[in-house]
Molecule: Bacterial RNase P class A
Organism: Herbaspirillum sp.
RNA sequence: GAAGCAAGCCAGACAGCCGCUGGUCAUCGUGGCAUACGAUGACGGGAGGAAGGUCCGGACUCCAUAGAGCAGGGUGACGGUUAACGGCCGUCCGCUGAAAGCCGGCGCAAGCCGGUAUAAGGCGAGGAACAGGGCCACAGAGACGAGCGUAUUGAGUUACGGUGAAACGCGGUAACCUCCACCCGGAGCAAUUUCAAAUAGGCACGCAUUGAUGCUGCUCGUAGAGCGUGCGGGUAGAAAGCUUGAGCGCCGGAGUAAUCCGGCGCCUAGAGGAAUGGCUGUCAUAACGGGCAACCGUCGUAACAGAAUCCGGCCUAUCGGCUUGCUUCACUG
Repeated sequence: GAAGCAAGCCAGACAGCCGCUGGUCAUCGUGGCAUACGAUGACGGGAGGAAGGUCCGGACUCCAUAGAGCAGGGUGACGGUUAACGGCCGUCCGCUGAAAGCCGGCGCAAGCCGGUAUAAGGCGAGGAACAGGGCCACAGAGACGAGCGUAUUGAGUUACGGUGAAACGCGGUAACCUCCACCCGGAGCAAUUUCAAAUAGGCACGCAUUGAUGCUGCUCGUAGAGCGUGCGGGUAGAAAGCUUGAGCGCCGGAGUAAUCCGGCGCCUAGAGGAAUGGCUGUCAUAACGGGCAACCGUCGUAACAGAAUCCGGCCUAUCGGCUUGCUUCACUG
């Protein structure tokens, strides 16, 4: 330098002003005196690499549950890793995988086209086809299990059979049923738990047609079969679950690796019809336009996307950019 790959990171930066949300503190007010509620102010926190799809596995909660089996679902080389997995790591096997080189063709040549190989890397639903059933496109006369075609023989007696993945079988196919081994209870934070109005209904007690009670503070009048108190269930509403966790960063150690162990440091959204935003300036920048150029102007921060109990994965979407590493070949020193 050519060619092919792999891994990691960023996802505009800074400043000012105005908000939103939640936290702490302070002041004031209410107050049943409980830092309970409200208001104001100050100071910190406030989306992602996928928060997404909800595909797989767990934590957690409730329900169910002696034990065993059947049914149903899932997984499938070997070994390891883990809380667990269908994930991840290593190895084996199979397939794939550039430039160069080699071979062939074309060309006056430069070169072009075709074939052939491997590296790093990528992909693999990768148990079993003498337990049984099913199926086997196209081609081929005949395709699943014994027959068929040609020749041959006393005789299905013997030999051969173009095509095709498979042909006269010890064939193929399990991503068709099946068999074998192993694993699997159900529902999900709208889980679940606590406190608890108004209205209606329930229960208990008391009063009530000898008129309770309402109109109405009292008397009269009138309507009139309910009224009062307490308790419990439960709704609205409020609170817990809720974010300190299989956590993150750095260093050291074990291991090829996934991963594990130790030390030090850190706390990093927690809403609930659901906050995480807007404006301005400077710098940087993609695209477009102008300019010989330095640069100037337009646009206005770029793509995918928006936490909702949490965690480990997988898959899918994604503008632009940065860094590191691996392999093969060629040339130069």